[in-house]
Molecule: Glycine riboswitch aptamer
Organism: Sphingomonas parva (ex Maeng et al. 2020)
């Protein structure tokens, strides 16, 4: 130098109800009533933190390793804000190879 995984920063990231009720609680409001957001029931959908499965493949081959498929326990489902596999760039040390 190049490669490979791993961390750590930056950016970019998609899918699906502003669902219906119940309780109490903030707030508006003279009131009837409205708004916010939490919790729970209820059904209806998403999949790209996790998690399970089956496999193509692979590999030290009677055993392993294994997805963006598949299933949704979990997560999520107006916008916002988180989160988010994957990708990119930029450090880091670490292995391998000239």
């Nucleotide at each position: 130098g190049u490669g490979c995984a791993c961390g750590u920063g930056c950016g970019g990231g998609a899918g699906a109800g502003c669902g219906c009720g119940g309780c109490a609680g903030g707030u508006c409001g003279u009131g009837a009533g409205g708004c916010c957001g939490g919790u729970c029931g209820c059904c209806g959908c998403c999949g790209a933190a996790g998690g399970a499965g089956c496999a193509a493949c692979c590999g030290c081959c009677c055993c392993g390793g294994a997805a963006u498929c598949u299933c949704u326990c979990a997560g999520g489902c107006a916008a916002a804000c988180g989160g988010g596999a994957c990708c990119g760039c930029a450090c880091g040390g670490g292995c391998a190879c000239a």